Predicted 3D model of a 681-nucleotide part of an RNA (large-subunit ribosomal RNA, domain II) from a Candidatus Bipolaricaulota bacterium. It was read from a public genome assembly. Its mean pLDDT, the model's own confidence on a scale to 100, is 88.
Context: one part of a larger RNA
Order: sequence, then structure tokens, then C1' cells
RNA sequence: GCCGGCGAGUUGCGCUCCGUGGCGAGGUUAAGCCGAUCUUCGGCGGAGCCGUAGGGAAACCGAGUCCGAACAGGGCGACAAGUCACGGGGUGCAGACCCGAAACCGGGUGAUCUACCCAUGGGCAGGAUGAAGUGCGCUUAACCGCGUACGGAGGUCCGAACCCGUAGGUCGUGCAACGCCUUGGGAUGACCUGUGGGUAGGGGUGAAAGGCCAAUCGCACCCGGUGAUAUCUGGCUCUCCCCGAAAUGACUUUAGGGUCAGCCUCACGCCACAGGCGGCCGGGGGUAGAGUGCUGGCUGGGGAAGGGGGGCAACCUCCAACCUCAAUCAAACUCCGAAUACCGGCCUGCCGUUCCGUGGGAGUGAGACGGCGGGGGAUAACCUCCGUCGUCGAGGGCGAAACAACGCAGACCACCAGCUAAGGCCCCCCAAUCCGGGCUCAGUGAGGAAGGCGGUGCGAUCGCCCAAACAGCUGGGAGGUUGGCUUAGAAGCAGCCAUCCUUUAAAGAGUGCGUAAUAGCUCACCAGUCUAGCGACCGCGCGCCGAAGAUGUACCGGGACUAAGCCCGGUGCCGAAGCUGUGGGCGCGGUCCUCCGGACCGCGCGGUAGGGGAGCAUUCCGCUGUAGGUCGAAGCCGGGCCGCGAGACCCGGUGGACGACGCGGAAGAGAGAAUGCCGGC
Repeated sequence: GCCGGCGAGUUGCGCUCCGUGGCGAGGUUAAGCCGAUCUUCGGCGGAGCCGUAGGGAAACCGAGUCCGAACAGGGCGACAAGUCACGGGGUGCAGACCCGAAACCGGGUGAUCUACCCAUGGGCAGGAUGAAGUGCGCUUAACCGCGUACGGAGGUCCGAACCCGUAGGUCGUGCAACGCCUUGGGAUGACCUGUGGGUAGGGGUGAAAGGCCAAUCGCACCCGGUGAUAUCUGGCUCUCCCCGAAAUGACUUUAGGGUCAGCCUCACGCCACAGGCGGCCGGGGGUAGAGUGCUGGCUGGGGAAGGGGGGCAACCUCCAACCUCAAUCAAACUCCGAAUACCGGCCUGCCGUUCCGUGGGAGUGAGACGGCGGGGGAUAACCUCCGUCGUCGAGGGCGAAACAACGCAGACCACCAGCUAAGGCCCCCCAAUCCGGGCUCAGUGAGGAAGGCGGUGCGAUCGCCCAAACAGCUGGGAGGUUGGCUUAGAAGCAGCCAUCCUUUAAAGAGUGCGUAAUAGCUCACCAGUCUAGCGACCGCGCGCCGAAGAUGUACCGGGACUAAGCCCGGUGCCGAAGCUGUGGGCGCGGUCCUCCGGACCGCGCGGUAGGGGAGCAUUCCGCUGUAGGUCGAAGCCGGGCCGCGAGACCCGGUGGACGACGCGGAAGAGAGAAUGCCGGC
């Protein structure tokens, strides 16, 4: 891991509600006793309990009573149905659906591991160093001292045994629940070690690490209290039918739990001015917007009290309350003020009990995303907090390449039938290589901003033009004059000022380049040549640049596409579990009938938590020592057939002795999940 077996709402007693039955103003016995075919049945037993009257603290009164002065008022009552049994839903007390702690307490068992201690034994190759002391010699008055020899001290040194475990490697389903290899520390000591003995669980022992006390230690182990408790996690077993949530509010030592309410379900009651939708009418409002009269902010101009700086002063300069003009802003501003929403009324409108009440049972009280209106944040977040609607949750189908939440659309079943929705129709891939008009050349389409573009299409306005525009080419582009000033110079062209006059077809006191300054080139401007449009600006469509990322094209799903891209119009088609057709099943309602049922009509049948209903199967009991069965029971294997299904029946084989159907009763009553338990492989 698989397979098999086992494995979770039970039982007792109360309370409460529902169903069924008995009796009924009553209902019922308990212990116990008697009888019997002896746990079970029949009889007795009325103690007790519930009901039949309530109100008051009570005295007490009583269909009333209490408060009260009250024959005001008001509170609680009265205008009659209960009770017992069985079954079921729920709940209380019990382990109370099952498994699961970490722990707590009691009584015991442990120092054969290990810590420390006690007693008694054992062990430490070899080498090195050479303390004290002593002999001798020298020296001294003597001590001291020096030399030499002997000596053999030490938690001394090197290093085996022995003890330890520093670093690295290895191992890491190991050789091993701590080993192995290399390396390393101690190795006469606070050393190592044998045997025997001692200390015990809030206790021991501890050169102290909460270490160790038998592979366990921040309080050992075993048994018991014990089925501790677990607002937590996991698990909880057959089928079909009807309905179907919540993730909110308030409070909570409350926040992943509860209580009440909300929302779901079931039963009963109510059937009308109920309820929902629509239309019309009547309401209140202070949001969006708007406005600036109020409150407050904010900018500029004018006026201006007052003040700052400078100055001897005159005066200069700066700020500015307040007034005024203009511009402007506001959730906590409003002279105004919608759309919606909300409340109410009416209706010959549409739906038709959906409303409401009482009672039984719940679940939910972590929500998520999207649109719209807002707060927080950064006009960030698959962010967070509200409001409102939708969807998912609990919703499958089609589309969006894939994709709970987006678009379309709500799946009872079947069909080798049809129509559509969103979205699509070149191939992958169902359907147009469809029709008409326009745009784009960027593979834009198929990601992207400010900003930029004589890319291209369309529209509009203004101007010039056959008396010749625009561009090009040819020529001219002059004189006073080098204008004045400044300056070393300033001559059109550093800078400042002025910017005239003349000759002209035209030519600036000069557009740019250039020079030290001149010069030179060029422009404006004019003519010629040429010839038909040229220029300026605005708006719109499509495009271009802006555009750098990490495995590999890689920002169309792909192929590919110049239409198979974009815009406008059109005709077809495809396309879903939507709609239709045909057949069938189930539920609810209605009508009818030859009413335990059937026919027809209408509506309905996605579904988690959850509520309600109807069934299947298993074991045992009663009828039943039954029917049946060796001419073959149960079980098992295969096949057939019936039922929506759980399942049932039939046939064949196997098997070799049991054992139904039907009706009723009782449950150890259904397995795939619990890191479930036991077994097998």
C1' cells in the first nucleotide's frame, strides 16, 4: 500500500412538542399481594401524581381577586379538556455520537543504566626531567655558600595498556535507537576499575548542564481515580422525493465559542382593504449637482488702522487687521436642490396566500469577487472598512485559449430532431475565404503614458494665383554711409540709441555665415525664365516614435493572415444542459370518474449546511417444530430479467443441511476515508 473483518446519536429516568390508541371532568396506579401454562400473563392494591379555580407576601376572598378611600383605573385570572400508554422530534442529568491530549491526584515498583557516597580488592609498558635530603671535598671562627656523588619528589614531561571524545570524514531504511576511520586529550591521579552495599519522585544525586535517576526527566515508571476534561482537529456506514439557508445585528475575559434576533424547514390557524409587482396621487428629506447669502479656507487689484526695516529728517521700503472689487474652494458651509429610494392612499390592473400568528426542528453568526456610492491607504494592493445590487458560496452548461467571482444562461430523464443567446463563421475547429462602402502598411491589429511626427485619409477657415502665384534656375540686391554712440577697432551683422532720405523694377541703417576690423558668401526684396495651382492655421480618423530582463519564439490560444486587421451597413449560417418538438418519470394544485385507484388540465422538479416525506436491505422474535428442502436448503460463481434507486426474482453451476414469503415486533441494523483497530499478502 492493497484486500478482508471490526469500527461512531445508545440506554435509563425526568421535561417538552408531535403522531397513534384507551378512558374522559376525569385519567392513572407505585411498592406490595394473590393466581397461572411462572422473569413476560391475569387479578387485587387509589398510597401518590396530573387535571377539574384563581388572585394575594399573607390573613383571606373567590369567577373573581390584588393594589386602592373608591361601585376610578390597572395587574393576574374566568368564558371548561384532560390523563395514561406506546412510537417519534428535541432537551436536562448521566462518559451521552466515536477516537485523541499536554496534564492532576492516590497507591506501589525501580540506583543490574547513570549521579554521589560507604566497605573491600585490582590496574597503570617504556622513556625523560632530577625537588628536598644525605655523603665527600672546598670554604668559614661558625652559620651560609660552592663543587661533586648518592638520592628519587611532582594533581611534572613524552608515550602504550586503560580512561576520555577535540577536529574532519564516514554512516544516516546504519554494523550501530550515537557505530566506524583518521586526528586528538589524560595516562601516580580531584586517576581508572571489579565485587558488595546506601540515597527514591516535589524526592534523590549533581566540580551545576535543569545534568542523571534502566534507550523516558523543568518532576521516573506501573496500576488505579478514568470512558479526567478537550469552546479544538479528524471521522460518522443504504436509496429516492419536496423545500432550502447563513457567513448579518446586539451583548459576551467575547472575537475560529456562545445567547437572543435575522435568514431555512415542518405542522396548525387566519382568506382579507393580507402580501408582492405595476400605474396614478399625496408626503417628508438635504445626498448628487449647484451656489458663495451664512461659517471657514484661498488668490489678485484698490483703499486702509496698525506694525517691521533704513534714514538726522523729508521720506523710501516691506508686512498687514478691516473695508471693497474680482476670481475660487468645503465631509463636519448652504440662499438653493434633483434622479432614485422610503412611507402612505387609490385602481376595473397583473400574480394568487407568497403576508401574518402560534408551536416543533435546524444550520449560520471566518465569506469571496464584480459593478455602483463612499471612508482608510498613495484618487497602491487578488489591500482594508461600510452601503447597495449581482454572482460564486451551495450552480453544472456555452463563451472569455486555459480561468469559483466576468459575458450568455438556471441542468428531472431519454432522442443519430429543430430554433436561438453570448460569442463566432481561412485551418486546427461547428459555421461566409459572404456582399457593399471607407480606413490602415505599422504584422498596427496582437500591452503601455506624458510628449513628439511635412506618415496618411477626411473636413473647415483664412490668404496668394494665367494682369502668372509657390518651388527651382538666371540676374539684380544700389547711393548718402564706415548712420550716431561706444570702442584699440565696431564698416548691416559685440553692445547701446535711432531706424531716415535718395536712385529705383527692387534692395532692411540689414536674416544668417564670416573678418582683428574690412573683405567675402547669403537672406529679405525685385525682374526674367517656367507653368497651375500654392501657402498658413484649426479639427477629426487610422498609423509612427517614445518601448530595456532575466530557461526559449513568449503581450494574437497556435498555424498563418495585407485582410483572415480596423470603422460603417447588409444577408445568411454555426453555436448551450436556454427555448421548441417527441416519449417518459416524480411532486403540488384543480376538474372529472365505473373513487384502497385512475383519466385529463395547469404549474413545478440545480443545490452545500439544514428541515420534512417515502422506501430498500441485514440479524433476531411471534404466527411457525410453518410452506419448502438430499428428486438438493443457506452461502458462493455466472447469466437472464424487474425496479428511478436502495435492491428483488428466475435459470445454470457449485455447495451439502438447512429454511422462506406475507403480516407484525425488537435492534450490537448498512463502511471508503478517522496518520482508525486486528489479520492476510

The organism belongs to Candidatus Bipolaricaulota, within Bacteria.